[in-house]
RNA sequence: GGUGUGGUGGCCAAGUGGUAAGGCGUUGGUCUCGUAAACCAAAGAUUGUGGGUUCAAGCCCCACCUGUGCCU
Numbered sequence: 001g002g003u004g005u006g007g008u009g010g011c012c013a014a015g016u017g018g019u020a021a022g023g024c025g026u027u028g029g030u031c032u033c034g035u036a037a038a039c040c041a042a043a044g045a046u047u048g049u050g051g052g053u054u055c056a057a058g059c060c061c062c063a064c065c066u067g068u069g070c071c072u
Base pairs, nucleotide, nucleotide: 001071002070003069004068005067006066007065010024011023012022018055026042027041028040029039030038048064049063050062051061052060
């Protein structure tokens, strides 16, 4: 330099154009002498940045940032 792939709550991680699952963690509660475990409930993501296409974008297109693999 070329090319493929990834970036989604604090962490991990789904989501093939129609208002973003789940797990861990966090907070509150039940239980317990108390803690943990277990169970119940709640909060928390405008999806890396900026544009474009569309009635509608996490999803399609372009540029850029960044992690990673391959080629040179």
Molecule: transfer RNA
Organism: Lepisosteus oculatus